[in-house]
Molecule: SAM riboswitch aptamer (S box leader)
Organism: marine eukaryotic metagenome
RNA sequence: CUCAUCCAGAAGGGUGGAGGGAGUAGGCCCGAUGAAACCCUGGCAACCGGCCUUGAAACAUCGUUUCAAGGCAAGGUGCUAACUCCUACCUCGCACAGGUUGCGGGGGAAGAUGAG
Numbered sequence: 001c002u003c004a005u006c007c008a009g010a011a012g013g014g015u016g017g018a019g020g021g022a023g024u025a026g027g028c029c030c031g032a033u034g035a036a037a038c039c040c041u042g043g044c045a046a047c048c049g050g051c052c053u054u055g056a057a058a059c060a061u062c063g064u065u066u067c068a069a070g071g072c073a074a075g076g077u078g079c080u081a082a083c084u085c086c087u088a089c090c091u092c093g094c095a096c097a098g099g100u101u102g103c104g105g106g107g108g109a110a111g112a113u114g115a116g
Base pairs, nucleotide, nucleotide: 001116002115003114004113005112006111011041012040013039014038015037019030020029021028024088025087026086027085042080043079044078047076048075050072051071052070053069054068055067056066057065058064059063084110089107090106091105092104093103094102095101096099
């Protein structure tokens, strides 16, 4: 940089000792009944890799490969409060108190994870 996914799911212990929820702002939360970080054990999950089933296609046809759907499994990663905690930029709908309003939908930006 490109592509895919992001309203599902999953906790205990030890060390530690005041912060944390990516960043900025606002909000709302979590935290001395112990934050971050590190370690151990467990769990969740099907992105990559593996195995199996079914279907289709191609070929050099006792089969191989590719594609699609599904299943198993924790090997490589990842994750394990709240939708990526919410909003911010654009746009659409509805409401009335008519706004720097509220509620809801779509898109974007940014971010996270994986694959390349």